[in-house]
Transfer RNA from a Gemmatimonadota bacterium, 71 nucleotides, folded computationally. The organism belongs to Gemmatimonadota, within Bacteria. Model confidence (mean pLDDT): 81 of 100.
RNA sequence: UGGCCCCUCGUUCAAUGGCAGGACUCCGGUUUUUGGAUCCGGCAAUGGAGGUUCGACUCCUCCGGGGCCAA
Numbered sequence: 001u002g003g004c005c006c007c008u009c010g011u012u013c014a015a016u017g018g019c020a021g022g023a024c025u026c027c028g029g030u031u032u033u034u035g036g037a038u039c040c041g042g043c044a045a046u047g048g049a050g051g052u053u054c055g056a057c058u059c060c061u062c063c064g065g066g067g068c069c070a071a
Stems, first nucleotide, its partner, number of pairs: 001070007010024004018054001026042004047063005
C1' cells in the first nucleotide's frame, strides 16, 4: 500500500428485510438451620453517522476498533 473478515445484554453465541432471543453472570422469590444446588420470575445489547425501504442486526456509503493474507 492492496485485498478479505469481524464488531449484538456484564460475558459468550443466535437471529436468511418483518415483535432482537438463548446460555452463563447479576437481582428478587422458592427451598434450606446457614451456605451451595434446584425451581420460578426479572434487569440488561445491535461500534458511530448517514442512505435505501412500508419496515434494517441484516442491504449501501463514510468513520472508528480488532484480525488475516499479499507485497
The RNAcentral record of the sequence draws on ENA and MGnify.